[in-house]
RNA sequence: GCGCGCUUAGCUCAGUGGUAGAGCGUCUCGUUGACGUCGAGAAGGUCGUAGGCUCAAUCCCUACAGCGCGCA
Numbered sequence: 001g002c003g004c005g006c007u008u009a010g011c012u013c014a015g016u017g018g019u020a021g022a023g024c025g026u027c028u029c030g031u032u033g034a035c036g037u038c039g040a041g042a043a044g045g046u047c048g049u050a051g052g053c054u055c056a057a058u059c060c061c062u063a064c065a066g067c068g069c070g071c072a
Stems, first nucleotide, its partner, number of pairs: 001071007010024004018055001026042005048064005
């Protein structure tokens, strides 16, 4: 330099046009002598950035950035 893949909550990942979710973690309450377990609830997201298509974009298209793999 060229090709391909990935980028979504603190972490690991779903979601493939129509309200953004799960597990773990964090916080609160209950339970306990206390911690843990268990039960109930809550907080936490400009969906990497910028454009485009569309009535509507996390999702489709383009460029850029970061990470990874391959080729040279």

Predicted 3D model of a 72-nucleotide RNA (transfer RNA) from Candidatus Yanofskybacteria bacterium RIFCSPHIGHO2_01_FULL_41_26. It was read from a public genome assembly. The prediction has a mean pLDDT of 84. Lineage of the source: Bacteria > Bacteria candidate phyla > Candidatus Yanofskyibacteriota. Its Rfam family is "tRNA". Rfam links the family to the GO term triplet codon-amino acid adaptor activity.